[in-house]
């Protein structure tokens, strides 16, 4: 590189990536944040780059040079 066979290797945890740990799901799944008003549709507002810890990147606030 070509050919044949098999259908293994998984996926997810409200904004990015890495490591470790935990939990959930089996593709018809797990997952897809919160508050206020409204019968509902919807409208308005708020927190966080983590599921947890940690590092990097980005963002934000304060102080110093």
């Nucleotide at each position: 590189c070509c050919g044949u066979g098999u259908g293994a290797u998984g996926g997810g945890g409200a904004u990015g990536g890495g490591g470790c740990u935990c939990c959930c799901c089996g593709a018809c799944a797990a997952c897809c944040g919160c508050c206020u008003u409204g019968a509902a549709g919807a409208a308005g507002g708020c927190u966080g780059a983590u599921a947890g810890c940690u590092c990097c990147u980005g963002c934000u606030g304060c102080g110093u040079g």
The RNA shown here (Fluoride riboswitch aptamer (crcB RNA motif)) has 65 nucleotides and comes from Rhizobiales bacterium YIM 77505. It was read from a public genome assembly, where an Rfam model found it. Lineage of the source: Bacteria > Pseudomonadati > Pseudomonadota > Alphaproteobacteria > Hyphomicrobiales. Its mean pLDDT, the model's own confidence on a scale to 100, is 77. Its Rfam family is "Fluoride riboswitch aptamer (crcB RNA motif)". Gene Ontology terms of the family: positive regulation of gene expression and response to fluoride. Of the family's consensus pairs, 100% are formed in the model.